[in-house]
RNA sequence: GGGCGGUUAGCUCAGUGGUAGAGCGGCUGCCUUACAAGCAGUUGGUCGGGGGUUCAAAUCCCUCACCGCCCA
Numbered sequence: 001g002g003g004c005g006g007u008u009a010g011c012u013c014a015g016u017g018g019u020a021g022a023g024c025g026g027c028u029g030c031c032u033u034a035c036a037a038g039c040a041g042u043u044g045g046u047c048g049g050g051g052g053u054u055c056a057a058a059u060c061c062c063u064c065a066c067c068g069c070c071c072a
C1' cells in the first nucleotide's frame, strides 16, 4: 500500500429500512441472625465521528478514526 471483518448499555453480544434489545452487572425491596443463592421491582444508549439517500437510517451509500485477520 491492497483486501476482508468489526465498532450498539458498565461487560459479552443480538438487532439486514418503521417504538433500540437480551444475558451478566448496578440500585431498591422480600427472604436470612447475617452473607450467598432465589424472588419482585428498578436502572440504564449522541448505535465510533462527519456527510449523503429516504417520508423514515443502528440498518443503505461515501468519507475519516480505531481494533483484528490476510496479501504484498
Base pairs, nucleotide, nucleotide: 001071002070003069004068005067006066007065010024011023012022013021018055025043026042027041028040029039030038048064049063050062051061052060

RNAcentral holds the sequence, with entries from ENA, GtRNAdb, MGnify and Rfam. The RNA shown here (transfer RNA) has 72 nucleotides and comes from Crinalium epipsammum PCC 9333. The organism belongs to Crinalium epipsammum, within Bacteria. Its Rfam family is "tRNA". It is annotated as a transfer RNA. It is recorded under the gene name tRNA-Val-TAC-1-1.